[in-house]
The part of an RNA shown here (large-subunit ribosomal RNA, domain IV) has 335 nucleotides and comes from a Candidatus Portnoyibacteriota bacterium. Rfam family: Bacterial large subunit ribosomal RNA. Its mean pLDDT, the model's own confidence on a scale to 100, is 83.
Context: one part of a larger RNA
RNA sequence: ACUUGUUAAGGGAAUUCGGCAUAAAUAGCCCCGUACCUUUGGUAGAAGGGGUGUCUAUAUCUGUCUUUGAUAUGUAGAAGGCAUUUGUAGAUUGCAAUAACAAGGACCGCCCGACUGUUUAUCAAAAACAUAGCCGGUUGCGAAUCCGAAAGGACAUGUAUAACCGGUGAGACCUGCCCAGUGGUGGUGUUUCAAACUCUUUUUCAAGAGAGCUAAGACCCAUCAAACGGCGGGCCUAACUAUGAGGCUCUUAAGGUAGCGUAAUGCCUUGUCAUCUGAAUGGUGACGUGCAUGAAUGGUUUAACGAGGUGGUCACUGUCCCUAACAAGCACCUU
Repeated sequence: ACUUGUUAAGGGAAUUCGGCAUAAAUAGCCCCGUACCUUUGGUAGAAGGGGUGUCUAUAUCUGUCUUUGAUAUGUAGAAGGCAUUUGUAGAUUGCAAUAACAAGGACCGCCCGACUGUUUAUCAAAAACAUAGCCGGUUGCGAAUCCGAAAGGACAUGUAUAACCGGUGAGACCUGCCCAGUGGUGGUGUUUCAAACUCUUUUUCAAGAGAGCUAAGACCCAUCAAACGGCGGGCCUAACUAUGAGGCUCUUAAGGUAGCGUAAUGCCUUGUCAUCUGAAUGGUGACGUGCAUGAAUGGUUUAACGAGGUGGUCACUGUCCCUAACAAGCACCUU
């Protein structure tokens, strides 16, 4: 010097990307008390207070034993002993009474995910996966789907309140417009259409040629977006200015509705305003021409929950001001 521990006056996060580090603080049990919000279950051990050892007295609970015993001679009751429960009052020791060990720090916002659960054995536990709930599709049973070359088997000794496939992801309020493209489903036809077949034909055969008929498919017509997906631009306009309810025009399948919005999504951007701070590229609340939000590729909210992310407050501390001492080990030096 390093590693691991222990302790630090005064200050108390000034440290740091960030209170990282159980480093400190909190801690058990009993009593009091407990807000917002809420799906009325919770939140909640919310928060915040008080008590806690030992001895004495006294009251009391339960068990048991002894003595006595009113009246039915059995007892009820009374007195006492031992053990025991819960209080009350007083005393007493110490710095300290859950004296050691063991043993929650708390609160307030916001984001994400409803929750318990699952996951990258060996850098990731999460906002990822799953989930109940919701929606769509396939399937009538010798079912569909899956494994297998088949036989056969799983689903299932189940039967549409079932099985399988896909999307979304508790609950609440909702889920707008578009079928032009891709795709699915259905339908129909003076449309198209192969081989086979039929007919005609080169005098017959053969090989050809021509015509007819026709399945699926195509074409056509509908329909389906909780199918894949998509959801505009220009010019002008109100009696200050500004804004544009409104008008005109081009254009599309339709031109983004309700919501939310500088967002886990916003380039410009440290947007502007307010608030929190002494000071904030930070947090929160608003605003909105949103480079490039948006409705089951779900939209917006939401109690509870989270070793999730982010900001703040109290408590607490060697994180720091600012280092120091001690113990053990290792290293080094001398012998």